The RNA shown here (Lysine riboswitch aptamer) has 166 nucleotides and comes from a mouse gut metagenome. It matches the Rfam family "Lysine riboswitch aptamer". The literature on the family includes a 2003 paper in Cell by Mandal et al., "Riboswitches Control Fundamental Biochemical Pathways in Bacillus subtilis and Other Bacteria".
RNA sequence: GAUAGAGGCGCAACAAUGAAAAGUAACUUAUGAUAGGUUGGAAGCUGUUAAGCAUAAGUGAAAGGCAAAGUUGCCGAAGUGGUUAGUUACCAAGCUAAUUGCUGGGGGCAGGUUGAAUAAAUCUGUCACUGUCUUUGUAAUGGAUAGAUUACAAAGGAGUACUAUC
Numbered sequence: 001g002a003u004a005g006a007g008g009c010g011c012a013a014c015a016a017u018g019a020a021a022a023g024u025a026a027c028u029u030a031u032g033a034u035a036g037g038u039u040g041g042a043a044g045c046u047g048u049u050a051a052g053c054a055u056a057a058g059u060g061a062a063a064g065g066c067a068a069a070g071u072u073g074c075c076g077a078a079g080u081g082g083u084u085a086g087u088u089a090c091c092a093a094g095c096u097a098a099u100u101g102c103u104g105g106g107g108g109c110a111g112g113u114u115g116a117a118u119a120a121a122u123c124u125g126u127c128a129c130u131g132u133c134u135u136u137g138u139a140a141u142g143g144a145u146a147g148a149u150u151a152c153a154a155a156g157g158a159g160u161a162c163u164a165u166c
Base pairs, nucleotide, nucleotide: 001166002165003164004163005162008075010074011073012072013071014070017067018066026059027058028057029056030055031054032053036046037045038044040091041090078103079102080101081100082099083098084097085096086095087094088093104130105129107127108126109125110124111123112122113121114120132157133156134155135154136153137152138151139150140149141148
């Protein structure tokens, strides 16, 4: 350098179905009083021909996200922060790509952000668990004293790492 592997509630994607979103938004009718309404801002659009708001009646969604199983691709799988470029629609915000930093992995708890949500995602902190490598110690095997292998315990490190073969 190449190839192949291991961690385990392992990671990501996918369409159908379902729950929830929700009897919400929106539309129609009637009444009331009134000048603003439009995601955070600007612009534009719209409103005294009464919008928007409230009450009553009727009709009545959808998107993002989620669920278990399945299929596919995989083990920096992937996620996230910064910067740059493009794009929606000017800024913010969102999406895509490049680059760079952080994170071994899943989980519990607390708080922040997004979200309709107590779901879920993500960030920070903390707690034990787990895989891997290094060092030390103990026991067993083996053995020429030794190196080495297995199991347990303690401490520590990080994925461009670890193991095996060439």
Its mean pLDDT, the model's own confidence on a scale to 100, is 78.